[in-house]
Molecule: SAM riboswitch aptamer (S box leader)
Organism: marine sediment metagenome
RNA sequence: UUUAUCGAGAAAGGCUGAGGGACUGGCCCGUUGAAGCCUUAGCAACCUGUCAAAAAAAAGAUGGCAAGGUGCUAAUUCCUGCAAAGAGAUAUCUCUUUGGAAGAUAAA
Repeated sequence: UUUAUCGAGAAAGGCUGAGGGACUGGCCCGUUGAAGCCUUAGCAACCUGUCAAAAAAAAGAUGGCAAGGUGCUAAUUCCUGCAAAGAGAUAUCUCUUUGGAAGAUAAA
């Protein structure tokens, strides 16, 4: 950079000790222990692997398993930012929907 996904799912213990939720504005979490590191457990099924089905092979698609590589285990990616449409109110806002941006993860 490209593609796919992001309303589901899944936490205990040890060390340590004040921050964390990417950023903005909110709103939250946190000495009843944040972040980090370690151990164990779990979730999921992106990739590898493996199994199933009808045939000879190959490729692809679908479904199962979860051994390996990642990832993840507060809140929808916590909401939001930009644009459009609709509704409510007219100081400036609020709400809903859709698309986008940004971000995260995987694969190439």